Context: one part of a larger RNA
Molecule: small-subunit ribosomal RNA, 5' domain
Organism: metagenome
RNA sequence: GGAUGAACGCUAGCGGCAGGCUUAAUACAUGCAAGUCGAGGGGCAGCACAGUGUAGCAAUACAUGGGUGGCGACCGGCAAACGGGUGCGGAACACGUACACAACCUUCCUUCAAAUGGGGAAUAGCCCAGGGAAACUUGGAUUAAUACCCCGUAACAUUAUGAAGUGGCAUCACUUUAUAAUUAUAGCUCCGGCGUUUGAAGAUGGGUGUGCGGCUGAUUAGGUAGUUGGCGGGGUAACGGCCCACCAAGCCUUCGAUCAGUAACUGGUGUGAGAGCACGACCAGUCACACGGGCACUGAGACACGGGCCCGACUCCUACGGGAGGCAGCAGUAAGGAAUAUUGGGCAAUGGACGCAAGUCUGACCCAGCCAUGCCGCGUGGAGGAUGAAGGCCCUCUGGGUUGUAAACUUCUUUUCUCUGGGGCGAAAAACAGGUCUUCUAACUUGCUUGACAGUACCAGAGGAAUAAGCACCGGCUAACUCCGUGCCAGCAGCCGCGGUAAUACGGAGGGUGCAAGCGUUAUCC
Numbered sequence: 001g002g003a004u005g006a007a008c009g010c011u012a013g014c015g016g017c018a019g020g021c022u023u024a025a026u027a028c029a030u031g032c033a034a035g036u037c038g039a040g041g042g043g044c045a046g047c048a049c050a051g052u053g054u055a056g057c058a059a060u061a062c063a064u065g066g067g068u069g070g071c072g073a074c075c076g077g078c079a080a081a082c083g084g085g086u087g088c089g090g091a092a093c094a095c096g097u098a099c100a101c102a103a104c105c106u107u108c109c110u111u112c113a114a115a116u117g118g119g120g121a122a123u124a125g126c127c128c129a130g131g132g133a134a135a136c137u138u139g140g141a142u143u144a145a146u147a148c149c150c151c152g153u154a155a156c157a158u159u160a161u162g163a164a165g166u167g168g169c170a171u172c173a174c175u176u177u178a179u180a181a182u183u184a185u186a187g188c189u190c191c192g193g194c195g196u197u198u199g200a201a202g203a204u205g206g207g208u209g210u211g212c213g214g215c216u217g218a219u220u221a222g223g224u225a226g227u228u229g230g231c232g233g234g235g236u237a238a239c240g241g242c243c244c245a246c247c248a249a250g251c252c253u254u255c256g257a258u259c260a261g262u263a264a265c266u267g268g269u270g271u272g273a274g275a276g277c278a279c280g281a282c283c284a285g286u287c288a289c290a291c292g293g294g295c296a297c298u299g300a301g302a303c304a305c306g307g308g309c310c311c312g313a314c315u316c317c318u319a320c321g322g323g324a325g326g327c328a329g330c331a332g333u334a335a336g337g338a339a340u341a342u343u344g345g346g347c348a349a350u351g352g353a354c355g356c357a358a359g360u361c362u363g364a365c366c367c368a369g370c371c372a373u374g375c376c377g378c379g380u381g382g383a384g385g386a387u388g389a390a391g392g393c394c395c396u397c398u399g400g401g402u403u404g405u406a407a408a409c410u411u412c413u414u415u416u417c418u419c420u421g422g423g424g425c426g427a428a429a430a431a432c433a434g435g436u437c438u439u440c441u442a443a444c445u446u447g448c449u450u451g452a453c454a455g456u457a458c459c460a461g462a463g464g465a466a467u468a469a470g471c472a473c474c475g476g477c478u479a480a481c482u483c484c485g486u487g488c489c490a491g492c493a494g495c496c497g498c499g500g501u502a503a504u505a506c507g508g509a510g511g512g513u514g515c516a517a518g519c520g521u522u523a524u525c526c
Base pairs, nucleotide, nucleotide: 001526002525003524004523006522007521008520009519010518013378014377015376016375017374018373019371020370021336026334027333028332030331031330032329035078036077037076040075041074043071044070047069048068049067051064052063053062054061055060085289086288087287095213096212097211098210099209100208101207104206105205109202110201111200112199113198114197115196116195117151118150119149120148127140128139129138130137131136157182158181159180160179161178162177163176164175165174166173167172187194188193215261216260217259222252223251224250227249228248229247230246232244233243234242264286265285266284267283268279269278270277271276291312292311293310294309295308314325315324316323317322342368344367345366346365350364351362352361353360354359381412382411383410384409391403392402393401394400395399417463418462419461420460421459422458426453432447433446434445435444436443470515471514472513473512474511475496476495477494481510482509483508484507485506491498492497
């Protein structure tokens, strides 16, 4: 000098864009953050409407009403493994990069091939009867399905046994073919379609292995028994001591094993001419974790933040018998700390889940609020104006110098500001309705609809210099000097050092220098 997720002191006009618990992975009140589908199902608690009944001349009122729109709870499907948070652990194939899988899986999506036949038994809900303070729970009866089960059919699918061929570094792989065995399904519909089952291929997402790379310590020198390898099994989607039985005695290590400490990694960021050094906030990719520890279930996918079980700590409710909970989601609270924001608006856009769709949900996201935390931009006026006014300060003091064109004064402008009026882009559509075209899917076109932000941005008019400057420094390094006070005192200080009666170094004043809505100080890195 540069830099910062900064803090502190003094000061402060505005806008744009970014950023905002670095400490206690400490504890959490409250609300929200994952639902959706009635075009799978039985149904009907609540709402609305036909219809029906009673009263009334009628308006209407009351009752009834699964018949309809729709739908609480329930069965069922899909999603909840994404998105969002944090950096505890981990020195490891965790990460980065490059290969490999002849050792693997992949819901939804796309393409292709084939199928969608017959039957059955339950169960939730509803109803009835209980238990419990509650959480919740027991028994009986009855009912449905795209829930569950059985039978039939079936392969280029799986398994077993053969045959032939091709290829590979090897275990072997692939192709063709023969025989035998095994294995599937679900319907709904507004008739447009949406689904279901099996197989092949693709796409996407994952899993696994290996080479190389990136911290410190030898005041850590030996470490290791599932340890190293084999054979045979088990297990897995899959290879493998991953696990197990048996056999052998290996394996790693001064090119630093083991142990200890520290640490999420990377793209990158800061600095530097570079080499390098330091760092890893925000954004993006990967990993790990979800009160501490362990475990599996479901599922295509988890050993699952807002799922389950067990142990533990803590908090809460209780009728003392027993129960409930997990903000490292978004806000917010307490605590810690030098220190870090609103218990805001909206699904209008982008994206996601579900749904044929309308749509619903979405603290992802888009916005707004707070904070000079940073970067960038703008302004605090421009021109003229010497009786060089007054006042201040200084001096060699009837005078002069300086503040200083600075002010006053004259004139101009209106960025900003205040008031008034107008007013976007972001919206493309999808959907719906109509049309054109097409074998199908689709495509095109017309109409209609949708904005949280937003009383916004922006534009125009009116008014009037009107609303807006500080902070640090002035001995040398280092740009900028005098007077007064003080008298080794009070104090200053980054280093050298200054102060003991003429202090450009302390304190004040005048003047000056530097930067400027900031300026200094502190901390850290280069």